[in-house]
Context: one part of a larger RNA
């Protein structure tokens, strides 16, 4: 894991509620009893069905008051006034649903109480048995020597010890093996103790909050921070799991108050039926309102740039001095000017929103009772905002879509983004996002540009004589720009400085001459000259040549992990890429069209009931509907039994196999083959009533 069975909202009592029956100012019996049928029995008696009886008892018909009381009223108040009242119910049946009972089914870990275990193990107790052989060599003891006598020394006996080595025994240090083991603790090799706090045989002793522990919560029968068994017991579980047949109609919620509350209640909001009410609802249009956001602003509150230069300060100078006088490219309050800023600033101030009234609207709307819920983890995207870092697929508000409960279509895939809300069929038609060179429906479409980067098909400050546009300056047939050729010089090595300083280390000045024209020099060089070269000019060439702003499309900046992988791929350059206008065609379950089921409401018509108000059921006809989770609401199918009617069956029931048939669906028939005895159908009724799930349970594979 697959195949078959089994398998979860039930019964009872008392309550509320809707529907159905009787009766009705009443309703109705309980217990127990009569009588009558069944069934069962030898009977007597059980049962069990109807039915009279039984008036104990409840509910109902009067209510208010604490109460006397009074009463369709009464309490209360001086009174106005308020309070609570002022004629339908009951009895049974169904069926929702609360409550008490296990209460939809399975699940604890646990608490208690009585009782069983010390055959494992822990501890004692009473008997019993082991403990190879090997080494050291204590006390004591005797000889000798020693002493005043000891003490002490030497040698020889002599055999203690929680000693030594090391078999049996026991115990387990360390590492491999094992780990569905050979084995629910082992196996090898290594390793400790081995006359003792040793080891062990048999037999008795301690029992569950108890025992026993050289104490690890160890150990008490593979079980121990409280054995085990059985009871209490279906302990309790706000917790996870599961919970069976079809279809139709409507459809939520992840707020908000309170909660030893936070994943879980209650009550309100959201959904769904039923009944009353009867024009009340949303949109919109007009009118009337409050406001201090967004925006602006600087008029208050504060912040912040600049200018100005008061008072002040500071510096200088004068005075014999000074708190006195002059006087400044200095800082500078407050002030004035000009700029700016601000969730907790406002001299202003929208748009929307929100309130109220009134018009329009006229329904599956709104309003009021009343039955039953479920939600109480929500989220994604644009939009104001608050936290975070103007992070987060981040976190907490608000409006708003959508998912959640929503398919189909495009987005390569891809709950949330774009288009679109799916009763059913069509080789149908028309669009939508979005496409139309091929994968793959549809243009290699038309015009006009642009881009050379596969840009397109990822980014930024920054750089960029890529390339189109647009504009605004300069120069140029009296020859420009660039490139050749040439010149580029004199006073002069300018003063100073410096060893040197000569156009070119510094500082200072940067004049004057010749000139077609040349700086007291634009840059390389030298120790310093020197050489080379700019600037400047002249000719040679010939027509355009700078600089600069605004702007399309591109370039660089550009590293990531298995391999190309940052267009879905293929492959695409006057594109199949980008801009502009255009036409044409594809494209969904959107729209239309046809055909068909099927709910509401509205008209009409038939059948049937009726307290005559009206209802129920079917037909036709319009016009509006038929995603949908939790979850409300109707309407059916099917299984076993049980009354009643009516039927099949050895000319073959049921049950199996097989099959193109009916029904929207659960399902239902019909033949054929196996089967070999029971089965239906139609009106009721009763439930052990429908399974794929529950690490479900048996049983087989």
């Nucleotide at each position: 894991c697959c195949c078959g069975g089994c398998g979860a909202g039930u019964u009872a009592c008392u309550g509320g509620g809707u529907g159905g029956a009787g009766c009705a100012a009443g309703g109705u019996u309980a217990a127990g009893g009569g009588a009558u049928g069944c069934g069962u029995g030898a009977a007597a008696g059980c049962g069990u069905a109807u039915u009279c009886c039984g008036c104990a008892g409840c509910c109902g018909c009067a209510g208010c008051g604490a109460a006397a009381g009074c009463g369709a009223g009464u309490c209360u108040g001086a009174a106005a006034g308020g309070g609570c009242g002022a004629u339908a119910g009951u009895u049974c049946c169904a069926u929702c649903u609360a409550g008490u009972a296990g209460a939809c089914c399975c699940g604890a870990a646990g608490c208690c109480a009585a009782g069983u275990g010390a055959u494992c193990u822990a501890a004692c107790c009473a008997u019993g048995g082991c403990c190879a052989g090997a080494g050291u060599g204590a006390a004591g003891u005797c000889g000798g020597g020693g002493u005043a006598a000891a003490a002490c020394c030497c040698g020889a006996u002599g055999g203690a010890g929680g000693c030594u080595c090391g078999a049996a025994g026991u115990g387990u240090u360390a590492a491999a093996c094992g780990u569905u083991g050979a084995a629910a603790a082992g196996u090898u090799u290594c390793u400790a103790c081995a006359u003792g706090a040793g080891c062990u045989g048999u037999g008795g002793u301690u029992a569950g909050g108890g025992g026993u522990g050289a104490a690890a919560g160890g150990c008490u029968a593979a079980u121990c921070g409280a054995a085990c068994u059985u009871g209490g017991u279906g302990a309790u579980a706000g917790c996870u799991g599961g919970u069976u047949c079809u279809c139709u109609c409507c459809g939520a919620a992840a707020u908000a108050g309170c909660u030893u509350u936070a994943g879980g209640g209650c009550u309100a909001g959201c959904g769904u039926c039923c009944a009353c009410c009867g024009u009340u609802a949303a949109a919109c249009c007009g009118c009337g309102g409050g406001g201090g956001u967004a925006g602006a602003g600087c008029a208050c509150u504060g912040g912040u740039a600049a200018a100005u230069g008061u008072a002040g300060g500071c510096g200088a100078g004068g005075c014999a001095a000074c708190c006195c006088c002059u006087u400044g490219u200095c800082c500078g309050a407050a002030g004035u000017u000009u700029g700016u800023c601000a969730a907790a600033c406002u001299c202003c101030g929208a748009a929307u929103a929100c309130c109220g009234c009134g018009g329009c609207g006229u329904a599956u709307u709104a309003g009021u009772g009343g039955g039953c819920a479920g939600u109480c983890a929500g989220u994604u995207c644009g939009u104001g905002g608050g936290g975070g870092a103007u992070a987060a697929g981040c976190u907490c508000c608000a409006c708003g879509u959508g998912c959640g409960a929503g398919a189909g279509g495009g987005g390569a895939a891809c709950a949330a983004c774009c288009c679109a809300g799916a009763a059913c069929g069509u080789c149908g038609a028309u669009c939508u996002a979005g496409g139309u060179c091929c994968c793959a429906a549809a243009g290699u479409g038309u015009a006009u540009g642009c881009u050379a980067a596969g840009u397109g098909g990822a980014a930024a400050a920054c750089g960029c004589u890529g390339u189109g546009g647009a504009u605004u300056u300069g120069c140029a047939u009296a020859a420009a720009c660039a490139g050749c050729c040439a010149g580029g010089a004199g006073g002069u090595u300018g003063g100073c400085u410096u060893a040197g300083a000569a156009g070119c280390a510094g500082c200072c000045a940067c004049c004057c001459u010749u000139u077609a024209a040349a700086g007291a020099g634009u840059g390389c060089g030298u120790a310093a000259c020197a050489g080379c070269u700019c600037a400047c000019u002249g000719g040679u060439c010939u027509a355009g040549c700078g600089a600069a702003u605004c702007u399309g499309c591109g370039c660089g900046g550009a590293a990531a992990a298995u391999g190309a992988c940052a267009c879905g791929g293929g492959g695409c350059u006057c594109a199949a890429g980008c801009a502009u206008a255009c036409c044409a065609c594809c494209g969904g379950a959107a729209u239309c069209a046809c055909g068909u089921c099927u709910g509401u409401u509205g008209c009409g018509g038939a059948u049937c009931c009726u307290c005559c108000g009206g209802g129920a059921u079917c037909c036709g006809u319009a016009a509006c509907g038929g995603g949908g989770u939790a979850g409300g609401a109707g309407a059916g199918c099917g299984u076993u039994c049980u009354u009643g009617a009516u039927g099949c069956g050895g000319c073959g029931a049921a049950g199996g196999c097989a099959u193109a048939c009916c029904g929207a669906g659960a399902g239902g028939a019909g033949u054929g083959c196996u089967g070999g005895a029971g089965c239906g159908u139609c009106a009721a009724g009763a439930a052990g009533c429908g399974a794929g799930g529950a690490u479900g349970u048996c049983g087989g594979g």
A computed fold for a 701-nucleotide part of an RNA from a bacterium, annotated as large-subunit ribosomal RNA, domain II. Model confidence (mean pLDDT): 85 of 100.